The prediction has a mean pLDDT of 78. Predicted 3D model of RNase P RNA and transfer RNA as a complex of 447 nucleotides. Rfam match: Bacterial RNase P class A. Rfam's curators write: Ribonuclease P (RNase P) is a ubiquitous endoribonuclease, found in archaea, bacteria and eukarya as well as chloroplasts and mitochondria.
[in-house]
RNA sequence: AGAGUGGGUCAGGUCAUCGCGGGAGAUCGUCAGGAUCUUCCGAGGAAAGUCCGAACUCCACAGGGUAGGGCGCUGGGUAACUCCCAGGAGGGGCAACCCUACGGAUAGCGGCACAGAAACAUACCGCCAGGGCGAAAGCCUCGGUAAGGGUGCAAUGGUGCGGUAAGAGCGCACCAGCGGCGUGGUGACACGUCGGCUGGCCAAACCCCGCCCGGAGCAAGGUCAUAUAGAGGGACGCAGGCGCAAGCCGACCGGGCGACCCGCCCGGAGGCCCCCGGGUAGACCGCUUGAGGGCGGUGGCAACACCGCCCCCAGAUAAAUGAUGACCAUGCAACCGCAACAGAAUUCGGCUUAUAGACACACUCUCCAC
RNA sequence: GCCCCCGUAGCUCAGCAGGAUAGAGCAACUGCCUUCUAAGCAGUGGGUCGGAGGUUCGAGUCCUCUCGGGGGCGCCA
Numbered sequence: 001a002g003a004g005u006g007g008g009u010c011a012g013g014u015c016a017u018c019g020c021g022g023g024a025g026a027u028c029g030u031c032a033g034g035a036u037c038u039u040c041c042g043a044g045g046a047a048a049g050u051c052c053g054a055a056c057u058c059c060a061c062a063g064g065g066u067a068g069g070g071c072g073c074u075g076g077g078u079a080a081c082u083c084c085c086a087g088g089a090g091g092g093g094c095a096a097c098c099c100u101a102c103g104g105a106u107a108g109c110g111g112c113a114c115a116g117a118a119a120c121a122u123a124c125c126g127c128c129a130g131g132g133c134g135a136a137a138g139c140c141u142c143g144g145u146a147a148g149g150g151u152g153c154a155a156u157g158g159u160g161c162g163g164u165a166a167g168a169g170c171g172c173a174c175c176a177g178c179g180g181c182g183u184g185g186u187g188a189c190a191c192g193u194c195g196g197c198u199g200g201c202c203a204a205a206c207c208c209c210g211c212c213c214g215g216a217g218c219a220a221g222g223u224c225a226u227a228u229a230g231a232g233g234g235a236c237g238c239a240g241g242c243g244c245a246a247g248c249c250g251a252c253c254g255g256g257c258g259a260c261c262c263g264c265c266c267g268g269a270g271g272c273c274c275c276c277g278g279g280u281a282g283a284c285c286g287c288u289u290g291a292g293g294g295c296g297g298u299g300g301c302a303a304c305a306c307c308g309c310c311c312c313c314a315g316a317u318a319a320a321u322g323a324u325g326a327c328c329a330u331g332c333a334a335c336c337g338c339a340a341c342a343g344a345a346u347u348c349g350g351c352u353u354a355u356a357g358a359c360a361c362a363c364u365c366u367c368c369a370c
Numbered sequence: 371g372c373c374c375c376c377g378u379a380g381c382u383c384a385g386c387a388g389g390a391u392a393g394a395g396c397a398a399c400u401g402c403c404u405u406c407u408a409a410g411c412a413g414u415g416g417g418u419c420g421g422a423g424g425u426u427c428g429a430g431u432c433c434u435c436u437c438g439g440g441g442g443c444g445c446c447a
Stems, first nucleotide, its partner, number of pairs: 001366006008359003012328007020042009044341001048352002051350005056217004063262004068213005073087005088102001089100004103208002108206001110202003124149002126145003130141004157175006176198002178195007221285004230276001232275003236271001240249003252268006278446003292311008330339003371443007380396004389427001398414005420436005
């Protein structure tokens, strides 16, 4: 100098003028709503997708089982997670480093199209032994062979030597896998040694094993107010026993525990559920101080935890957070000019997706110079 | 805001637990019939299965991300 890897920060700045939403204070004023002034605050790293996990609220409690769904190497972190950190194994890259839905296919039901003889127990060509025919070449028959050819994504561990009628883990050496034992490690695993033990692939189809999950969602839910039309339609019981009676027991039915069963609870026709129709589209609470942020220290490889000090950082409801001008900075353009993705809607922790650029840091490879 | 559903030919839809030429009806086009048209009969073309990536030998189908479209949900009697 060039190429690249990793984690991170910022998301133009300052001033002036005019506005908009909210909090606090002061003044004025009204039956009430309010008005004016001062001061403070006012979008994001993704506010997005709504993909996970929670907080919070309601369903009486959130019970048992089945179904359903999710996750899946190991150890930690966390309120929790499918997230994060560290490690293992496999794969990719010269390297820094990156990627992995990474349990189980001797529990089961299955699938492996076409091709191929065969995708399970398989001999098409080929090779070899025996028998028969033949003068011979060769043909027929019955067996043995997975070494060779051919098919395929995949063909019964791979290479070599020996061995054999030809072959074959049949024997041996090395390598790959599997199993046993030993050592190290919390563990996933690693290393060593022994045993010829050696037919695949698919679970991101069904399934099995282990763990987790009750449902709905701030339009949750609560308080108050306004207005209207419920003689609308439909489903659903009162068996029986005790008692003088009130009532009790009890069957049945309806509803709730938002799939089903058990179990529990509430109610019994002026009841309750579903459908249809009508009215209203208001105010307040929830609503922003929270698993909150910044700095420093301690422990830990790290994620993170603990301690100390400081800070308050949008709460709107058709929805505010803007516009104009000047100067400076960056890039494109080289005159005018243009400025990434995008915008809160109960709140957090993550993941994923979109994104013009700018900044510094750590590391790797190649070339050149000293 | 929250919760669901659907994208396959020009239109409306099929496509069983993945197997390879993706089908059906209507429409379009060509020919026959008719004086001509419609109807009828015979035939033909047209699809990167909304897009991207992954699993797999193989994806319309399974998984993830993304794009587009549609629907429902308040309170009071």